[in-house]
RNA sequence: GAGCCAUUGGUCUAGCGGCUAUGACGUUGCCCUUACAAGGCGAAGAUCACCGGUUCAAUUCCGGUAUGGCUCA
Numbered sequence: 001g002a003g004c005c006a007u008u009g010g011u012c013u014a015g016c017g018g019c020u021a022u023g024a025c026g027u028u029g030c031c032c033u034u035a036c037a038a039g040g041c042g043a044a045g046a047u048c049a050c051c052g053g054u055u056c057a058a059u060u061c062c063g064g065u066a067u068g069g070c071u072c073a
Stems, first nucleotide, its partner, number of pairs: 001072007010025003018056001027043005049065005
């Protein structure tokens, strides 16, 4: 330098163009316990990497950029 892939709560992750986006772990409130753990019932937490485009409507499709990975030179 070229090609391909990935980027979504703190971490990992699901997600046919159509509801301010799923689940687990973690955090946290209550219950339970003498207490802790485990368990039960809740809650908070996301500019869907960034900038544009297409569309009535974009996490999703297209282009570019950034970061990371793989391959080639």
Molecule: transfer RNA
Organism: Candidatus Woesearchaeota archaeon